[in-house]
Context: one part of a larger RNA
RNA sequence: AAAAUUCUCUUUUUUGGGCACCCAGAGGCGAAGAAGGACGUGGUAAGCUGCGAAAAGCUGCGGGGAGAAGCACACAUUCUGUGAUCCGCGGAUAUCCGAAUGGGGCAACCCAUGCUGUUGAAGACAGCAUAUCCCGCAAGGGAGGCGAACCCGGGGAACUGAAACAUCUAAGUACCCGGAGGAGGAGAAAACAAAAGUGAUUUCCCAAGUAGUGGCGAGCGAACGGGAAAGAGCCCAAACCCAUGUUGUUACGGCAAUGUGGGGGUUGUAGGACCUGCAUAAAUUUUUCAAACGGAACAGGAACUGUCUGGGAAGGCAGACCGUAGGGGGUGAGAGUCCCGUACUGGUAAAGUUUGGGGAAUGGCGGGAAUCCUGAGUAGGCCGGGGUCGGAGACGCCCUGGUUGAAUUUGCCGGCACCAUCCGGUAAGGCUAAAUACUACUGAGAGACCGAUAGUGAACCAGUACCGUGAGGGAAAGGUGAAAAGUACCCUGAGUAAGGGGGUGAAAUAGAACCUGAAACCAUGCGCUUACAAGCGGUCGGAGUCCUUUUAGGGAUGACGGCGUGCCUUUUGCAUAAUGAGCCUACGAGUUACUCUUACUGGCGAGGUUAAUCCUGUGAACGGGAGGAGCCGAAGCGAAAGCGAGUCUGAACAGGGCAUGCAGUCAGUAGGAGUAGACGCGAAACCUUGUGAUCUACCCUUGGUCAGGAUGAAGGUGUGGUAACACACACUGGAGGUCCGAACUGAUAAGCGUUGAAAAGCUUCCGGAUGAAUUGAGGGUAGGGGUGAAAGGCCAAUCAAACUGGGAAAUAGCUCGUACUCCCCGAAAUGUUUUUAGGAACAGCCUUGUGGUUGAGUACGCUGGAGGUAGAGCUACCGAUAGGACUAGGGGGAGUCACAUCCUACCAAAUCCUGACGAACUCCGAAUGCCGGCGUAUAUACACAGGAGUGAGGGCAUGGGUGCUAAGGUCCGUGUCCGAGAGGGAAAGAACCCAGACUCACAGCUAAGGUCCCCAAAUCUAUGCUAAGUUGAACAAAGGAGGUCCAGUUGCUUAGACAGCCAGGAAGUUAGCUUGGAAGCAGCUAUCUUUUAAAGAGUGCGUAACAGCUCACUGGUCGAGCGACAGGGCAUCGAUAAUAAACGGGCAUCAAGUGUAGUACCGAAGCUUGAGAUACCGCCGAAAGGCGAGAGUGGUAGGGGAGCAUUCUCUCAUCAGCGAAGGUGUGUGGUAACGCAUGCUGGAGAGGAGAGAAAAGCAAAUGUAGGCAUAAGUAACGAUAAGGCAGGUGAGAAACCUGCCCACCGAAAGACUAAGGUUUCCUGUAUCAACGAUAAUCGGAUCAGGGUUAGUCGGGGCCUAAGAUUGAAGCGAAAGCGAAGAUCGAUGGACAGCUGGUUAAUAUUCCAGCACUUUCUAUGGGAGCGAUGUCGGGACGGGGCGAAGAAUUACCCGCGCACUGACGGAAUAGUGCGUUGAAGGGAGUAGGCGUUGAGAGUGUAGGCAAAUCCGCACUUGAGCUGAACCUGAUAGUACCCAAAGCCUUCGGGUGGCGGGAUAGUGGUAAAACAAGCCUCCAAGAAAAACGGCUAAGCAUAUGUCAUAGAAACCCGUACCGUAAACCGACACAGGUAGUCGAGGAGAGAAUCCUCAGGUGCUC
Repeated sequence: AAAAUUCUCUUUUUUGGGCACCCAGAGGCGAAGAAGGACGUGGUAAGCUGCGAAAAGCUGCGGGGAGAAGCACACAUUCUGUGAUCCGCGGAUAUCCGAAUGGGGCAACCCAUGCUGUUGAAGACAGCAUAUCCCGCAAGGGAGGCGAACCCGGGGAACUGAAACAUCUAAGUACCCGGAGGAGGAGAAAACAAAAGUGAUUUCCCAAGUAGUGGCGAGCGAACGGGAAAGAGCCCAAACCCAUGUUGUUACGGCAAUGUGGGGGUUGUAGGACCUGCAUAAAUUUUUCAAACGGAACAGGAACUGUCUGGGAAGGCAGACCGUAGGGGGUGAGAGUCCCGUACUGGUAAAGUUUGGGGAAUGGCGGGAAUCCUGAGUAGGCCGGGGUCGGAGACGCCCUGGUUGAAUUUGCCGGCACCAUCCGGUAAGGCUAAAUACUACUGAGAGACCGAUAGUGAACCAGUACCGUGAGGGAAAGGUGAAAAGUACCCUGAGUAAGGGGGUGAAAUAGAACCUGAAACCAUGCGCUUACAAGCGGUCGGAGUCCUUUUAGGGAUGACGGCGUGCCUUUUGCAUAAUGAGCCUACGAGUUACUCUUACUGGCGAGGUUAAUCCUGUGAACGGGAGGAGCCGAAGCGAAAGCGAGUCUGAACAGGGCAUGCAGUCAGUAGGAGUAGACGCGAAACCUUGUGAUCUACCCUUGGUCAGGAUGAAGGUGUGGUAACACACACUGGAGGUCCGAACUGAUAAGCGUUGAAAAGCUUCCGGAUGAAUUGAGGGUAGGGGUGAAAGGCCAAUCAAACUGGGAAAUAGCUCGUACUCCCCGAAAUGUUUUUAGGAACAGCCUUGUGGUUGAGUACGCUGGAGGUAGAGCUACCGAUAGGACUAGGGGGAGUCACAUCCUACCAAAUCCUGACGAACUCCGAAUGCCGGCGUAUAUACACAGGAGUGAGGGCAUGGGUGCUAAGGUCCGUGUCCGAGAGGGAAAGAACCCAGACUCACAGCUAAGGUCCCCAAAUCUAUGCUAAGUUGAACAAAGGAGGUCCAGUUGCUUAGACAGCCAGGAAGUUAGCUUGGAAGCAGCUAUCUUUUAAAGAGUGCGUAACAGCUCACUGGUCGAGCGACAGGGCAUCGAUAAUAAACGGGCAUCAAGUGUAGUACCGAAGCUUGAGAUACCGCCGAAAGGCGAGAGUGGUAGGGGAGCAUUCUCUCAUCAGCGAAGGUGUGUGGUAACGCAUGCUGGAGAGGAGAGAAAAGCAAAUGUAGGCAUAAGUAACGAUAAGGCAGGUGAGAAACCUGCCCACCGAAAGACUAAGGUUUCCUGUAUCAACGAUAAUCGGAUCAGGGUUAGUCGGGGCCUAAGAUUGAAGCGAAAGCGAAGAUCGAUGGACAGCUGGUUAAUAUUCCAGCACUUUCUAUGGGAGCGAUGUCGGGACGGGGCGAAGAAUUACCCGCGCACUGACGGAAUAGUGCGUUGAAGGGAGUAGGCGUUGAGAGUGUAGGCAAAUCCGCACUUGAGCUGAACCUGAUAGUACCCAAAGCCUUCGGGUGGCGGGAUAGUGGUAAAACAAGCCUCCAAGAAAAACGGCUAAGCAUAUGUCAUAGAAACCCGUACCGUAAACCGACACAGGUAGUCGAGGAGAGAAUCCUCAGGUGCUC
């Protein structure tokens, strides 16, 4: 790479679903019980749907006309032409919960009261009624709750914006609360206006972003008036009259006050009452009757055939037809004429609409003018707030919390302070349709909306599964086929797994894990390649091999060679060891509305244009017309009055400023801005309403728990002692935030664990362990709040302010990401300012368009200028400055004191000489740059308008500052490059050297740099130097050195130098001094003389001092050069860092090092040549296009231009079952995005052209979702208490079953039980896909069936605690809170059953036996009965003690039965089991209390009334309670004997019928037990039950006793329950209250070993 598959679910196609609308309807349901649920309901029935005990239905009427019994495809059984099923309109039924309403409650349950009924009562059952609040005298009526938005009212944020923030904004928004309706609110002027007028309200378009307001910031923002829609006006109070009630008063005639009802009356040119004249209608509303219309299911409803292809015709071809019907859907592919339908027509019940008739109610017109009436704690004022555009302002108007407080028609209010005139109106009472807002719901329609990661969260049984205590959060998941025709039969297999044949079908590679079937990824087969090879894996070249008839070709592979450090982002700069991405697929980011601005296109043009709205046509969200209200423009200037081609300033006719001279406007498209979430994702936070104390903190109520051992306080007793105390001792006693130490509770140290067994544990050690202890159950406190022995701890794995929903898309000058192609141009990292410095504004620099000026720009040459830098200078200033001279002044010294005077290598002004410094010195003074003029060359430059980006820069060179004349430092100037620049060189390297990449070429020439090999080109030529591998491309010093070469200066030298060798190197003298000594040579002084060829009173070594050796110096020998000095080239030492690692390597020495001179060659994307592309310019052309020896084409941010692709729409024209789209290959075209053709697959739609509209292009956002890799066949398989063997079953056995061994727990790893769970319980000759950390025949898994039995157990029908609910009063904007009272509420009080047997699974529940409780009935006896009142009672703490008694348990002994020894014997031996028995009834013993008074009697003023009771007082004086015990008791049971039968793994197991109480009323040990006793201080629930007493009342209806009968309701009951069933995501080493808890050893519940019993921990 190809072929066939796998995996997966992309793409294409599809759509029974959504989204956003239009028209119409409806705008509520509910005590006649809603919304929403629970539970039922089917022949079989789990879910959905329907329905409700009348239960996938009953009934009446209508429709309809053949099948039907829902989804739902099976079996069975039924219904239906006597009309089913089905459709429409009515009716009936309608369990329980829910406002929920008889009471209660943990919703779907429990419990009542009254009346009636069933039965004789009780009990049980049935029907009806029974909540609260409001109105009402009552009868009676109403309300409550739910529901999407809209509406009105009461309360009312914050984030945010203002680049901070406080007024302000957001915003009267979100949210909470109350209320109403189909709408709501508003509403018939105490209104606007302005000299003219309008005439209630509401809504739309303008006015207008105007007037205003505003830290005059951000922002906010009217009205008048105009155009439209709609159109509607009315009623009371009062005056006055009548009727009537009450009160006062009276002269009894009345009068007055007041209440109620009726008439009357309702306004501003005032009206009404009153007096007077006339009239009785129109009109409106409502009701009833009639008619018409309307209207459900439903009915009628035109027109096509043949042929071809095909599985199939609706397609092609041919010929017809209908059309008031060519909307739409279906039918085996595109159907007007096949089906359902459609246009049109018909049809009827109810609602509704219109018209007409009748009834009722409401409902007038003048004139007069004396008197009366016309809304009071009101209008208005003041203080404080709010509303309006108006933020207290000069602030009117409206509302009102406080405080004041009028007038009365000759009145009063308003017209934006106030006053006057004028104008408008008539407050302090009320009602009112339409035009307007909204859509949970119903019907019809429709979309340039989506098409399964989209569109609703939900196309599908979704608000589901699942998560969370809760509020709340919240998925995934569509497609066989035309039709199930869904594979008969056979085979492989343990097989109902899976597969192979075969069959169906057009197709099975459409086989249900089902259309198409992409990629990552996995596997198999084949071709080429690969085992000395170092790699961003490509690219350029290329051998070989393989395939292929488009063959001079194409394709696959790629030995070997050259070059070559991914992409993105962010940066001065990234291969960077800076960011992001495991891979693939799908999704994923500059949009839309309004306003403004600029450009272009189009219409009209001194004009342009309509908005709302209305009319009209049609195919009805559309088009056409009307509509000129308004807006922009045509005139400006000024603060304004105002004037006006001018005007303002001004005295001005001056000057100056701004205008006048160029046309706009409406629409569309594009760029940009503003307001909006505004390119996408992302906070920490703030506010608001709720939800949480099952965790935890503290508190309240009521219960429980703490083995054992030790110490020995107070007190007491005794003895001693004291006058009495005191005190001492002994004993007793049993205190304590006492001691040791288990359970329990905590958590000191270490280890382990750290992708754990465990989101806090395990092991060992450790603290407390009668206390401020610990623990259960039920309750309380809630988020700026709680609680806190206080750690900012804890408040559900969350806390310096919980969690959930909402404001909300908060804000983010910040980070990240931002998607196809080509072409043209192309930056900046600077200035100023900035609560500013990583942001921004203006300027600068870029781009696009337009315009005119022109040569205004730029370069060079000539020329004219200004200037104070570099340099230089300073007897030219200022400042500083070294030495000297001279010399004021000063210091020091001398001068016997003072003075004078003198001295001075002291300091030193001025002056002089010499030397010399300066950014802020200058007597001087360039170059360059800058300005001007002239000339030449070139093509910029400028202005305006649209759009930006940039405002972090960096290196190098150079002029400086700073720093250390440090930095890859920092700050400026100038230039350049990188940035944004590729290519060649420098080994490699952003900026160093060369050089600016349009494309192609196997052409040529060069630059820097190179030419031995790596590596292209000179082992080139000539001539030196270097010996160090110096060097061969980083840098290196002071200093050292007879390294070597060169050129000098100066000495010596054939009169013999220099070096070597031979020889001499002497004498005075051991110079003198010094010294112990000093003799050339310790030191000091002197350093002479002599002999000489030459020889120092001595150059060095040496000696105690001498001596000795040597040097200087001299001679000889030798025979030509030898020294000294300064300079230059190359080399040397100096030279020390961690792998060998500082020539790029190999290596290189007359060079391949290095110097000089030279020639040739190589060398780049430079230049040239050839071919081509493209933009601009010029010319030709109408354009398309052509020509040019014109000159361009690197590019980040960025500007501009031209195109490609995708989806949808319109028009035109097409393709398609003879095969569309999609998928997958191949070929081919284009500069690119990309296009075209074709094979296979696929099986139904899809392109082309021209326009239009966008959810319009992905590699990155720790992006989202899904899939698949990697690590990896790796870690691990969850307590190291442990398994082994045999047999069985089975396809298969380490794990299942059975047996025998072994092992582990045994204050548990056993048994019971509360909570919690909710079927996990039992059975099956049912199953093993998934679940079980492995296998599984097994299971707490799957399937099917079965199982929980109560008057007494627990709970309710009884009681109350903390607390809760409700709630008269009271409080509060609303919601709501809330003493009393009521009702609930156990963890407490009250309350009647024991033993045995039985099932696969239940038992104090069933059965047997023996008991007990309550109520009722009947009979009998005897009696004051009676409560919600009163009294008693119930009724209570800690610690200690606690019997000779019982019970319990264990052991011992005895006894009964059975069994037991390899061989032999014994039963007095041993082993095992048993040796027992409840509640209840009777009786009243031990013990306890009681003379500190049990019980009884009398009195009594207290106990809210009464009392015979209680209390109190007095008198009297012995009882009250209560284990044992007896009975129950015939246990037909335990156990034993015996044994039919059955099962069997052959060992045994089980066991019907039958027989039998057979054996102790011995011993020992020990409590932790009571409401008892003692003691202590912190002084230790309530109510009911129960008992006594009386009140009202009653006179038996009540209570009590006995006997006999009757009745006795609801719920729980299986199983797990220290756990594999509960809480911890798990079959999780964690957590989980209470009861029992054996033996040996032991103080012990410690610990070790073992019973009963259980288990071996699922690799």
Molecule: large-subunit ribosomal RNA, half A
Organism: freshwater metagenome